Model confidence (mean pLDDT): 87 of 100. The RNA shown here (c-di-GMP-I-GGC riboswitch aptamer) has 87 nucleotides and comes from a Gammaproteobacteria bacterium. Its Rfam family is "c-di-GMP-I-GGC riboswitch aptamer". Gene Ontology term of the family: cyclic-di-GMP binding. Taxonomically the source falls in Gammaproteobacteria (Bacteria, Pseudomonadati, Pseudomonadota).
RNA sequence: GCUGACAAGGGCAAACCCGGCGAAAGCCGGGGACGCAAAGCCACCGGUCUAAGGGAGCCUGACUCCACGACAGCGGGGCCGCCGGCG
Numbered sequence: 001g002c003u004g005a006c007a008a009g010g011g012c013a014a015a016c017c018c019g020g021c022g023a024a025a026g027c028c029g030g031g032g033a034c035g036c037a038a039a040g041c042c043a044c045c046g047g048u049c050u051a052a053g054g055g056a057g058c059c060u061g062a063c064u065c066c067a068c069g070a071c072a073g074c075g076g077g078g079c080c081g082c083c084g085g086c087g
Stems, first nucleotide, its partner, number of pairs: 001086004011036002016031006034073001040079003044076003047071003053068001054066004058061001
């Protein structure tokens, strides 16, 4: 540097349930395992979700739009890293 088997030691933990936070998306803790070789970290690019507060619009509404919100287990990118195999 490339690679990941059905190896060893291990790691994380979807849905769902309980408790908490939030307007919501969602997050945190406990239980639980669908999966994961970066399912470790970072919202930089694309994407998706949300719209209370804030901003914008006009058709003034139970209106529409916009991330300053969220997702790293949607893809790309960046950073760091265990073990084995090959070079």